[in-house]
Context: one part of a larger RNA
C1' cells in the first nucleotide's frame, strides 16, 4: 500500500447495488416450509341445488343432480428443490481414459399388443379396550389394489448346429432351430389419455483407472481377509465385497504406518509476475441431519419415512406414550459480533393434474445494519484594508476572514400537491413489489458535517496549564519550571458520510 462475512471508538443526510451467528453440528416455545388427482375407486358422510310427501310454516323425511369439503383405497411425487461442513487426507475432489464389468421412473422416437376370470380389503356400520397416543374383532364394499389363467416375440435362460480368428484353451459379432419362463387397465365430455413388452435416445448415477492435492521422523517399520489364487455366495456391476479352501504373500525413508490440521475445486485476495494466503456469498461435486445401528418401499434412499438402542425434552389417570430448525422467520444460551415470528405466488422454476387449478419461507420482494462498493448533496455569485467576539502581541498590530452579517440567484436534495409505469409471457383477464421508480408543478438556503493529527520519519505551530506527577507512545523517544511531543484553546493540514483504533492475508 491493497484487501476483509470484520469488531470497537467518535460521528452520521440520501439513493442505488451486494451482503449480514465466522462462536455452541449447543438446547428449541409457535406458525409455516410436500403435496396433488373425483377425467382411477367405492361409500354417500357433510354441504349445495331441484322436484315429491307430511305439515307445527320453516323442520322432518324420501328422491335426482352436483361448482364444492372432509377421510378412505388407488396413482405419481415426496431420492428435487432448501440448509450445513460435524467426519473425511479418501478415488472425497479436480483433470484423463475405460465400462465387452453396469442401471435409469418421468420425457422422445420406433415395433407389437391391449383376451378370459376370481379372492380379498380400508373406508362406512355394530360391539369392546385405552386417561390419551392408538387397538381388537364382527358384518359389508370398488378399482388404473391384488391374485390366477391364455397368447406373445426383435425379451430372458439353457441346449444344440453353422461362421470368423485362433496351435489349442477360447474369443467375437451374427444367423438358423429346439425347449423352458414370463404381460397388460382402464378412464371420459370420443378425441384423447393411459396400461403392457421390446428395440434406440436424451439427460442422471453406479463401478474402475492414471496424475495431482497440507503438517510432524521428538511417529519406523505397519498388515492376517491381511497379498494373490480356486470355487461358491452377493450386487444392476467389476472386486476379499463375502464365505470354504490353497499359497505367502502386500505396503514402506520416491516417507508405509501413526498423530495433528482439513470438506474439495471453479474462484477470491495480493503480487510486475514467480508465487504466496484463502476457500464468506455464487455455481459443481462430496459429506451430516439429535448419537449410533438395521432394513423396507422405491427406477432411485431417506433433514420435516419406519424399526431398534441411547442421551435429552414433554404428556400422563403411573398402565404407557409423544418429539427431533445443520429449512424460514423467531427464541434461550455462547460470544467482540451477524437481521422480520413481514408480503406474494404476479414473475422464473418445481411436484401433481387432460384442463381449471391446487401446493411451493424454492423464488420474487418489502424490512433492520455506513458491513461493503458506488453516486449526489449539505448551496452559488458579490460583499471591507477588514465588524462583533476569540486567540496571540514587541500593545504599533497580526490572525480567524469574504470568513459572518448584508445583496441577489439557484432548489440537486427535502416537504407537500397532481399524473403515473415496463417488468405480462397471453386475443380477454391477471403486479406481491407498489401509488414504488420516474415525470410535473409549489415552498423555501431551506433538513443535512464531521473523524484523525500537526517532534522526526510525515503534510500541518503558537500560547496557557502541569513540573519524571499527570499522561503521550507504530518507532526512536518526550515530561525532573520557559514542553511546537502531556492537557486546553486559537491556529494549520489531511481525509470525509465518514474517520480512526484492532485483528487477519499479500
Nucleotide at each position: 500500500g491493497g484487501a476483509c462475512g470484520a469488531a470497537c471508538g467518535u460521528u452520521g443526510g440520501c439513493g442505488g447495488c451486494g451482503u449480514g451467528u465466522c462462536u455452541a453440528a449447543g438446547g428449541c416455545a409457535u406458525g409455516c416450509a410436500a403435496g396433488u388427482c373425483g377425467a382411477g375407486g367405492g361409500a354417500u358422510c357433510g354441504g349445495a341445488u331441484a322436484g315429491g310427501u307430511g305439515c307445527u310454516u320453516g323442520c322432518a323425511u324420501c328422491u335426482a343432480u352436483u361448482a364444492c369439503g372432509g377421510a378412505c383405497c388407488g396413482g405419481c411425487a415426496a431420492a428435487c428443490g432448501g440448509g450445513u461442513g460435524a467426519g473425511u487426507a479418501a478415488c472425497a475432489c479436480a483433470u484423463u481414459g475405460g465400462u465387452a464389468a453396469c442401471c435409469u421412473a418421468c420425457c422422445u422416437c420406433u415395433g407389437a399388443g391391449u383376451c378370459a376370470a376370481g379372492c380379498a380389503u380400508a373406508g362406512c356400520c355394530c360391539a369392546c379396550c385405552g386417561a390419551a397416543a392408538g387397538g381388537u374383532g364382527g358384518a359389508u364394499u370398488a378399482a388404473u389394489a391384488c391374485u390366477u389363467g391364455a397368447u406373445g416375440g426383435u425379451u430372458a435362460u439353457g441346449g444344440g448346429g453353422g461362421g470368423a480368428c485362433g496351435a489349442a484353451a477360447g474369443u467375437c459379432a451374427u444367423u438358423c432351430c429346439c425347449a423352458u419362463a414370463u404381460a397388460a387397465a382402464g378412464a371420459u365430455u370420443u378425441a384423447u389419455c393411459g396400461c403392457u413388452c421390446a428395440g434406440a435416445g436424451a439427460g442422471g448415477g453406479g463401478c474402475c483407472u492414471a496424475u495431482g492435492u497440507c503438517u510432524g521422523a521428538u511417529u519406523a517399520g505397519c498388515u492376517u481377509g491381511u497379498u494373490g489364487g480356486u470355487a461358491g455366495g452377493g450386487u444392476a456391476a467389476u472386486g476379499g465385497c463375502c464365505u470354504a479352501c490353497c499359497a505367502a504373500g502386500g505396503c514402506u525413508c520416491u516417507g508405509a504406518u501413526c498423530a495433528g490440521u482439513a470438506g474439495c475445486a471453479g474462484g477470491c485476495g495480493u503480487g510486475a509476475g514467480a508465487g504466496c494466503g484463502u476457500g464468506a456469498c455464487c455455481u459443481g461435486c462430496c459429506u451430516c441431519a439429535c448419537u449410533g445401528g438395521g432394513a423396507c418401499u422405491g427406477a432411485g434412499a431417506a433433514c420435516u419415512g419406519c424399526c431398534c438402542a441411547g442421551a435429552c425434552u414433554c404428556c400422563u389417570a403411573c398402565g404407557g406414550g409423544a418429539g427431533g430448525c445443520u429449512g424460514c422467520a423467531g427464541u434461550c444460551a455462547a460470544g467482540a459480533a451477524u437481521a422480520u415470528u413481514c408480503c406474494g405466488c404476479a414473475a422464473u422454476g418445481g411436484c401433481c393434474g387432460a384442463a381449471a387449478g391446487g401446493c411451493u419461507g424454492a423464488c420474487g420482494g418489502a424490512g433492520c445494519g455506513a458491513c461493503g462498493c458506488c453516486g449526489c448533496g449539505u448551496g452559488c455569485a458579490g460583499g471591507a484594508a477588514g465588524a462583533c467576539g476569540c486567540u496571540u502581541u514587541u500593545c504599533g498590530g497580526a490572525g480567524u476572514g469574504u470568513a459572518a452579517a448584508c445583496u441577489g440567484c439557484u432548489u440537486u436534495u427535502a416537504u407537500c400537491a397532481g399524473g403515473g409505469a415496463a417488468g405480462a409471457a397471453u386475443u380477454c383477464g391477471u403486479g406481491a413489489c407498489g401509488g414504488u421508480a420516474c415525470c410535473u408543478g409549489a415552498u423555501g438556503a431551506a433538513u443535512a458535517a464531521g473523524g484523525g493529527g500537526c517532534u522526526g520519519c510525515u503534510a500541518a505551530c503558537c500560547u496557557c496549564g502541569u513540573g519524571c506527577c499527570a499522561g503521550c507512545a507504530g518507532c526512536a523517544g518526550c515530561g525532573g519550571u520557559a514542553a511546537u511531543a502531556c492537557g486546553a484553546g486559537g491556529g494549520c493540514c489531511u481525509c470525509a458520510a465518514a474517520c480512526g483504533u484492532u485483528g487477519u492475508c499479500c
Predicted 3D model of a 506-nucleotide part of an RNA (small-subunit ribosomal RNA, 5' domain) from Candidatus Magasanikbacteria bacterium GW2011_GWC2_42_27. The RNAcentral record of the full RNA draws on ENA and SILVA. Model confidence (mean pLDDT): 84 of 100.